[in-house]
The RNA shown here (transfer RNA) has 71 nucleotides and comes from Anaerostipes hadrus. The organism belongs to Anaerostipes, within Bacteria. The sequence is in RNAcentral, with records from ENA. Its mean pLDDT, the model's own confidence on a scale to 100, is 80. Rfam family: tRNA. It is annotated as a transfer RNA. Clan: tRNA clan. Rfam's curators write: Transfer RNA (tRNA) molecules are approximately 80 nucleotides in length.
RNA sequence: CGCAGGAUAGAGUAAUGGUAACUUGGCGGUCUCCUUAGCCGUAGAUGUAGGUUCGAUUCCUACUCCUGCAA
Numbered sequence: 001c002g003c004a005g006g007a008u009a010g011a012g013u014a015a016u017g018g019u020a021a022c023u024u025g026g027c028g029g030u031c032u033c034c035u036u037a038g039c040c041g042u043a044g045a046u047g048u049a050g051g052u053u054c055g056a057u058u059c060c061u062a063c064u065c066c067u068g069c070a071a
Base pairs, nucleotide, nucleotide: 002069003068004067005066006065007064010024011023012022013021018054026042027041028040029039030038047063048062049061050060051059
C1' cells in the first nucleotide's frame, strides 16, 4: 500500500429509512431500626464532515480511531 469488520448514555448491547430501546451503573423518592435487596421516578448517547431523501443510527463519499486478514 491492499481487503474485511467495527465506532450508539459511565459500562455492556439493540434498533426493516419513520417516537433511539434494554441491562447495569448515577441521582431523587418509597420501603426498612439501619444497610443490601425490592418498588417508583428522573438525567444521560448515534466518531467527524458532506451528499441522497419529506424524513438517516440505517443508504453513498471522504477523514479519524480500533480489531483482524494478506503482503